[in-house]
This is a predicted structure of a 504-nucleotide part of an RNA (small-subunit ribosomal RNA, 5' domain) from an uncultured Actinomycetes bacterium.
The full RNA is in RNAcentral, with records from ENA and SILVA.
Its Rfam family is "Bacterial small subunit ribosomal RNA". Rfam links the family to the GO terms ribosome and structural constituent of ribosome.
Context: one part of a larger RNA
RNA sequence: GGACGAACGCUGGCGGCGCGCUUCAUCCAUGCAAGUCGAACGAACCCGAGACUUCGGUCUCAAUGGGAGAGUGGCGAACGGGUGAGUAACACGUGAGAAACCUACCCCGGAGAUGGGAAUAGCCCAGGGAAACCUGGAUUAAUACCCAAUACCCUGCUUGCACCUCAUGGUGCGUUCAGGAAACGCUCCGGUGCUCCGGGAGGGUCUCGCGGCCUAUCAGCUUGUUGGUGAGGUAACGGCUCACCAAGGCAUCGACGGGUAGCUGGUCUGAGAGGACGAUCAGCCACACUGGGACUGAGACACGGCCCAGACUCCUACGGGAGGCAGCAGUGGGGAAUAUUGCGCAAUGGGCGAAAGCCUGACGCAGCAACGCCGCGUGGGGGAUGACGGCCUUCGGGUUGUAAACCCCUUUCAGCAGGGACGAAAAUGACGGUACCUGCAGAAGAAGCCCCGGCCAACUACGUGCCAGCAGCCGCGGUAACACGUAGGGGGCAAGCGUUGUCC
Numbered sequence: 001g002g003a004c005g006a007a008c009g010c011u012g013g014c015g016g017c018g019c020g021c022u023u024c025a026u027c028c029a030u031g032c033a034a035g036u037c038g039a040a041c042g043a044a045c046c047c048g049a050g051a052c053u054u055c056g057g058u059c060u061c062a063a064u065g066g067g068a069g070a071g072u073g074g075c076g077a078a079c080g081g082g083u084g085a086g087u088a089a090c091a092c093g094u095g096a097g098a099a100a101c102c103u104a105c106c107c108c109g110g111a112g113a114u115g116g117g118a119a120u121a122g123c124c125c126a127g128g129g130a131a132a133c134c135u136g137g138a139u140u141a142a143u144a145c146c147c148a149a150u151a152c153c154c155u156g157c158u159u160g161c162a163c164c165u166c167a168u169g170g171u172g173c174g175u176u177c178a179g180g181a182a183a184c185g186c187u188c189c190g191g192u193g194c195u196c197c198g199g200g201a202g203g204g205u206c207u208c209g210c211g212g213c214c215u216a217u218c219a220g221c222u223u224g225u226u227g228g229u230g231a232g233g234u235a236a237c238g239g240c241u242c243a244c245c246a247a248g249g250c251a252u253c254g255a256c257g258g259g260u261a262g263c264u265g266g267u268c269u270g271a272g273a274g275g276a277c278g279a280u281c282a283g284c285c286a287c288a289c290u291g292g293g294a295c296u297g298a299g300a301c302a303c304g305g306c307c308c309a310g311a312c313u314c315c316u317a318c319g320g321g322a323g324g325c326a327g328c329a330g331u332g333g334g335g336a337a338u339a340u341u342g343c344g345c346a347a348u349g350g351g352c353g354a355a356a357g358c359c360u361g362a363c364g365c366a367g368c369a370a371c372g373c374c375g376c377g378u379g380g381g382g383g384a385u386g387a388c389g390g391c392c393u394u395c396g397g398g399u400u401g402u403a404a405a406c407c408c409c410u411u412u413c414a415g416c417a418g419g420g421a422c423g424a425a426a427a428u429g430a431c432g433g434u435a436c437c438u439g440c441a442g443a444a445g446a447a448g449c450c451c452c453g454g455c456c457a458a459c460u461a462c463g464u465g466c467c468a469g470c471a472g473c474c475g476c477g478g479u480a481a482c483a484c485g486u487a488g489g490g491g492g493c494a495a496g497c498g499u500u501g502u503c504c
Stems, first nucleotide, its partner, number of pairs: 001504004006500005013376006020368001021334001026332001028330001030329003035075003040072002045067003048061005082287003092211007101204003106200007114148004124137005153180004159174006185192002213259003220250003225247008262284004266277004289310005312323004340366001342365003348362001349360004379409004389400004413445001415440005423431001448493005453474003459488005469476002
């Protein structure tokens, strides 16, 4: 000198764009943050018309049609959003490999959907419980569940031929046997769904080379440890797990241990090399009160799912139950320190749905804070008798100073009024009567902070008297202080200016 997610002191006019718990991965009141589909399913309810009525309602007509809450079922809930605790590791980055793998929805291609069955939630009845909820009986549907058939084909076993490679081997065409599907769905008749197989796209999993912290005041570490055989397990290879066998494996090119830490694209600085950092944005990883576990599923070992244990909080009829803001707001606490319990699904994107649409604290906006960057304004021209006042003075004057007054102008921004968008493709705009345009009034509403001994740009007076104080370093102050305090003057920057902290 530059930089900052900054804080503190003094000061503070406007706008645009960003950005805002770096500390306690601390405790959390309240509201919202993941639903949707009636074109999968059954039942009950409401909306219609007529008749009767003791005004409580009852009965009939219905082939319907519409609506909303619960239930079965499907898809989603594994995305999106948060945080950085843990992790020195194939976690990340980069480059390869998988002849050892998976993939719902989507796209392309091929083949198919035949015949049956048994339940169950809901509803009803009965019972238990303070509640959370639970138990029994009866009954019912499906794109829920089960059995059988069929098999272009797939899987496994036996076996033949051809081709290829990268070691285990791979591919294609056959063969014997065994096993393996489906929703005669729904429909507004246009479609849309279902099953099997092959391919694709996108996504994921695994393996390896290389790369990136400190410490030797850590020198030896290791028994599923290292390898083999067999088995189990997995989507798949593998000590991943197990039985048996062998005795290996790693390490001064730093094993093992300890400390610290999410990694990267990047950011800051620097001429570069390098150094430091990893907020916002983007990619990956890990975590979701703490620890462990599996279930469902194409996908989780699952933030707003389940089970167990623990700490904590709450309810209780004391028998037993409920909860998890590192989602968005917000509260207590911690701290030098970090915002609204806002508006909207109008846009972009996501889930579901045939669609209308519903949901969406993702997102789009608004609010708060000079926290940062950028832009603008606080007026312009004239004006000497160099006014008054202040300060200094050698008392002549000098300076503040064209500065003010005064004269002539202008009206950016702010203010008031009128009009008023783009963003939206037919309808649909939270922002927003916003941006912007036009008009009106009046210099009107808008300047401070730090410094002035040298480094370092800017000097005098008074007060003080090694006191009070200043200070980044050198150093000032003990009676003439350009260094302390105040004033006048000056210098620098400017809606900021200084200080502190940290990095280069």